[in-house]
RNA sequence: CAAACACCUGCGGGAGAGUUCGGCCCCCAUCGGGAGCCGACGCCGAAGGCGCAACCGCCCCGGAAACGCUCAGGCCCACGGACCGCAGGAUCGAU
Numbered sequence: 001c002a003a004a005c006a007c008c009u010g011c012g013g014g015a016g017a018g019u020u021c022g023g024c025c026c027c028c029a030u031c032g033g034g035a036g037c038c039g040a041c042g043c044c045g046a047a048g049g050c051g052c053a054a055c056c057g058c059c060c061c062g063g064a065a066a067c068g069c070u071c072a073g074g075c076c077c078a079c080g081g082a083c084c085g086c087a088g089g090a091u092c093g094a095u
Stems, first nucleotide, its partner, number of pairs: 007089007018041001020040005025034003042075003048071001049069003055063003
């Protein structure tokens, strides 16, 4: 001087599952329509959380999934969204 990994920020991509039924509310002369709230049942898993464990390590003990559970969250749109890519930042520091 300084790469990678990991961390932060910005941008882009980003799935799944009922807008099902009933009630309340709003619009409407009515038919009917609509976001929200409550309840019921059904369902999804890629925020988070928990569990088993392949595997890994400094092997006393720890770290551990996109697997599983669905507490939370979600099932029109929006928001959110694990993860991926690009750019930048700061730190460590292989070589």
Glycine riboswitch aptamer from Methylocystis sp., 95 nucleotides, folded computationally. The coordinates come from a structure-prediction model, not an experiment, and the mean pLDDT is 78. It matches the Rfam family "Glycine riboswitch aptamer". Clan: Glycine riboswitch clan. The model forms 90% of the base pairs in the Rfam consensus.